This is a predicted structure of a 72-nucleotide RNA (transfer RNA) from Paraburkholderia caffeinitolerans. Its mean pLDDT, the model's own confidence on a scale to 100, is 80. Lineage of the source: Bacteria > Pseudomonadati > Pseudomonadota > Betaproteobacteria > Paraburkholderia. The sequence is in RNAcentral, with records from Rfam. Rfam family: tRNA. Rfam classes the family as a transfer RNA.
[in-house]
RNA sequence: GCGGGCUUAGUUCAGUGGAAGAACGACAGCCUUCCAAGCUGUAUGUCAUCGGUUCGAUCCCGAUAGCCCGCU
Numbered sequence: 001g002c003g004g005g006c007u008u009a010g011u012u013c014a015g016u017g018g019a020a021g022a023a024c025g026a027c028a029g030c031c032u033u034c035c036a037a038g039c040u041g042u043a044u045g046u047c048a049u050c051g052g053u054u055c056g057a058u059c060c061c062g063a064u065a066g067c068c069c070g071c072u
Stems, first nucleotide, its partner, number of pairs: 001071007010024004018055001026042005048064005
């Protein structure tokens, strides 16, 4: 230098056009003499950034950034 993949909650990941979920974790309550476990509930996201397409974008297109892999 060229090509490919990935980027979504604190973490690991789903979600392929009608607008965001799970598990674990955090917090609160119940239970317990206390802790753990268990049960119930609550909160948390500029969907990497910018632009484009579309009535509508996490999703499609382009550019940029970061990480990973391959080729040279």